């Protein structure tokens, strides 16, 4: 250095359930694991989602568009930092 093991310390916590916060997406905390080799960290690009708005529709339900705020990094890339580590 590369690899990610049926190895070892150890780390994380979907779903759900609950308490608070937030219109919301969601966020923290508790429990509680589906998985995870960076499910550390960074919205930088795309995805996708919320709030505001405008158009389409008789309404409702739906449909479409741009903006401007925001969410998510456990959706796909890029950025950057790290444990432990069998064969080579």
């Nucleotide at each position: 250095a590369a690899u990610g093991a049926u190895a070892a310390a150890g780390c994380c916590a979907a779903a759900c359930c609950u308490g608070c916060c937030g219109u919301g997406a969601g966020g923290c905390g508790g429990g509680g694991a589906c998985g995870g080799a960076a499910a550390g960290c960074c919205a930088c690009g795309g995805a996708u989602c919320u709030u505001u708005u405008g158009c389409c529709c008789u309404u409702u339900c739906g449909g479409c568009g741009a903006a401007a705020a925001g969410a998510c990094c456990g959706c796909c890339g890029g950025g950057u930092u790290a444990c432990c580590u069998u064969c080579u």

Annotation:
A computed fold for an 88-nucleotide RNA from Nitratifractor sp., annotated as c-di-GMP-I-GGC riboswitch aptamer. The coordinates come from a structure-prediction model, not an experiment, and the mean pLDDT is 80. The source organism's lineage runs through Bacteria, Campylobacterota, Epsilonproteobacteria, Campylobacterales and Nitratifractor.